Predicted 3D model of a 102-nucleotide RNA (Purine riboswitch aptamer) from Alicyclobacillus sp. SO9. The prediction has a mean pLDDT of 79. Rfam family: Purine riboswitch aptamer. The family has 133 seed sequences and 4,097 matches in Rfam 15.1. Rfam describes the family as follows. Riboswitches are metabolite binding domains within certain messenger RNAs that serve as precision sensors for their corresponding targets. Allosteric rearrangement of mRNA structure is mediated by ligand binding, and this results in modulation of gene expression. A class of riboswitches that selectively recognises guanine and becomes saturated at concentrations as low as 5 nM. In Bacillus subtilis, this mRNA motif is located on at least five separate transcriptional units that together encode 17 genes that are mostly involved in purine transport and purine nucleotide biosynthesis. It has also been shown that some members of this family are specific for adenine instead. Hence this family are termed purine riboswitches.

RNA sequence: ACAAAAUCACACACCAACCCUCAUAUAACAUCGGGAAUACGGCUCGAUGGUUUCUACCAAGUGACCUUAAAUCGCUUGACUAUGAGAACGUUCUGGUUUGCA
Numbered sequence: 001a002c003a004a005a006a007u008c009a010c011a012c013a014c015c016a017a018c019c020c021u022c023a024u025a026u027a028a029c030a031u032c033g034g035g036a037a038u039a040c041g042g043c044u045c046g047a048u049g050g051u052u053u054c055u056a057c058c059a060a061g062u063g064a065c066c067u068u069a070a071a072u073c074g075c076u077u078g079a080c081u082a083u084g085a086g087a088a089c090g091u092u093c094u095g096g097u098u099u100g101c102a
Base pairs, nucleotide, nucleotide: 002100004099005098006097007096008095009094013091014090020086021085022084023083024082025081026056029049030048031047032046033045034044035043041066042065050057058078059077060076061075062074063073064072
């Protein structure tokens, strides 16, 4: 002085997908109808509403209540989906260090 490689740091910029976080929507909710069970039971099928919204609209646990009838209720925990943002990852620029061809 300088190919190439490794590694570290890093302003600006870019950053598809996956993963993570946050926000919004929705309260994993409500109404109605058909059928089913009955204290060892309390379920099932469908429709509608709810979101500037596609989809989903359940599960487990627990407590109450219903004295055998036709009706359930409270609480706790746990998602997916849509959109937006961020982070991260990666790329690139620049610089440092090391190795190193000649």